[in-house]
């Protein structure tokens, strides 16, 4: 310097005017008021109500090893595999010798087989019988691979190396790795985000959970009134209606609580490779309920266009627009997804110069 790779931080700033939620105040007024994802609601937990002796069925999730944690399908550190020159990235990574299913097309044959080819024999001209998976062709997959010995041609038939299986020793907490020895390799391939098998975990519903107060309105009990009371224009007749009051219980509207101090955040320090944990300190740390956190103006930064100066780097002037993704609703830990633009750090490979 070019290309790349991994990680982190920020997410316009300041001022003025008006306005909104919450808290304080007699009032004036004062204090305070969204995010890295507040999002999707995918996973886990707290909390609440219901259920529940224990166990099982069904259903769902997870699936290498060790650790972290309240818990997890998350995270950290490893192992193995795949990709990349490399930094680094990715993996749902138990079991198809318990059983079942599926494998299009091509190909002679797809779990069983001789199409071509090769070899032998017979016929004899292009045929028949047998041997053969070494060669060709098809396919994602075709009898462990490859080299040799061997043979009529061939073949783990035999030998070396690699692979696979079995056993032992060593290292490691473990996954696993290394070394040594043995087996010629058989059930013959693949597929379990196919059914299924094995192991582990999971009770259900969710703050519109739920608790309390309680107008209205069904209800229960007691007391009182009976030529009684009320309405019908003031009165009478006539007509119509059946109460008044106290207590209790339930309970709608509405209200209060749940509600925000949280396994929380930040700073320092100690332990740990790390995730994370211990200790100390700091801070008046949003709480609405149809849902406040906004609007406008000015200056500046950033962005776009354009002009001038300059060899260039760069500097200056003018105009202009919005400003990314997105807006808490019980809380917390994760995951996933979205994001204009800016800045910082580690590392890799190439080139050049010293």
């Nucleotide at each position: 310097u070019a290309a790349g790779u991994g990680g982190g931080a920020c997410g316009g700033a300041c001022g003025g005017u008006c306005g909104c939620g919450c808290g304080g105040g007699a009032a004036a007024c004062c204090g305070u008021g969204a995010g890295g994802a507040a999002a999707g609601u995918c996973c886990g937990g707290g909390c609440u109500u219901c259920g529940c002796a224990g166990g099982g069925c069904a259903g769902g999730a997870u699936g290498c090893c060790g650790g972290a944690u309240a818990a997890c399908g998350u995270c950290c550190g490893g192992u193995g595999g795949a990709g990349g020159u490399g930094a680094c990235u990715c993996c749902a990574a138990g079991g198809c010798c318990a059983g079942u299913g599926c494998a299009a097309c091509a190909g002679a044959a797809a779990u069983a087989u001789a199409c071509a080819g090769c070899c032998a024999c017979g016929a004899u001209u292009u045929c028949g019988u047998g041997g053969u998976a070494a060669u060709g062709g098809u396919g994602g997959a075709a009898a462990g691979g490859c080299a040799g010995u061997g043979u009529a041609a061939g073949a783990g038939a035999c030998u070396a190396c690699c692979g696979c299986c079995c056993g032992g020793c060593c290292g490691g907490u473990a996954a696993c790795g290394g070394c040594c020895g043995g087996g010629g390799c058989a059930c013959a391939u693949g597929u379990a985000a196919a059914c299924c098998c094995c192991a582990u975990c999971c009770g259900a519903a969710g703050c519109a959970a739920g608790a309390c107060c309680a107008a209205a309105c069904a209800g229960a009990a007691g007391a009182c009134c009976a030529u009684a009371g009320g309405c019908u224009u003031g009165c009478c007749c006539g007509g119509c209606c059946u109460g008044u009051u106290u207590u209790c219980a339930g309970g709608u509207a509405g209200g209060u609580c749940g509600c925000u101090a949280a396994a929380g955040a930040c700073u320092g320090u100690c332990g740990g490779c790390a995730a994370c944990g211990g200790c100390a300190g700091u801070a008046u740390c949003a709480g609405a309920u149809a849902g406040a956190u906004g609007a406008c103006c000015g200056u500046c930064c950033c962005g776009g266009c354009u002009c001038c100066u300059u060899u260039g780097c760069a500097g200056g002037g003018g105009c202009u627009a919005u400003g990314a993704c997105a807006u808490a609703a019980c809380c917390c830990g994760g995951c996933u997804u979205a994001c204009a633009g800016u800045c910082c750090c580690g590392c890799u490979u190439g080139u050049u110069u010293u």

A computed fold for a 354-nucleotide RNA from a Lachnospiraceae bacterium, annotated as Bacterial RNase P class A. Taxonomically the source falls in Lachnospiraceae (Bacteria, Bacillati, Bacillota, Clostridia). The prediction has a mean pLDDT of 75. The sequence is in RNAcentral, with records from ENA. Its Rfam family is "Bacterial RNase P class A". Its family is annotated with ribonuclease P activity, tRNA processing and dimeric ribonuclease P complex in the Gene Ontology. From the family's description: Ribonuclease P (RNase P) is a ubiquitous endoribonuclease, found in archaea, bacteria and eukarya as well as chloroplasts and mitochondria. Its best characterised activity is the generation of mature 5'-ends of tRNAs by cleaving the 5'-leader elements of precursor-tRNAs. Cellular RNase Ps are ribonucleoproteins. RNA from bacterial RNase Ps retains its catalytic activity in the absence of the protein subunit, i.e. it is a ribozyme.